[in-house]
RNA sequence: UGGGCCCACGGCGAUGGGGCUCGCCGGAACCGCCCGCACCCGGGCUGACGGUCCCUACCAGGUC
Numbered sequence: 001u002g003g004g005c006c007c008a009c010g011g012c013g014a015u016g017g018g019g020c021u022c023g024c025c026g027g028a029a030c031c032g033c034c035c036g037c038a039c040c041c042g043g044g045c046u047g048a049c050g051g052u053c054c055c056u057a058c059c060a061g062g063u064c
Stems, first nucleotide, its partner, number of pairs: 009026005016055006032045005
């Protein structure tokens, strides 16, 4: 100085907050899908969650 493993700690999982839980990462993890297009770029679509529960925002329908 480089690589591997473990512990601790921290971070991340396409739009917010919290509980529980799962996975991933240590300058990496992460940065959704479809169409046109050589690329740049342009157009369209779904979801606030990795999973689950609650809250908030937004959207649709019904009732008062």

Predicted 3D model of a 64-nucleotide RNA (Fluoride riboswitch aptamer (crcB RNA motif)) from an Actinomycetota bacterium. The sequence was found by an Rfam model in a public genome assembly. The prediction has a mean pLDDT of 79.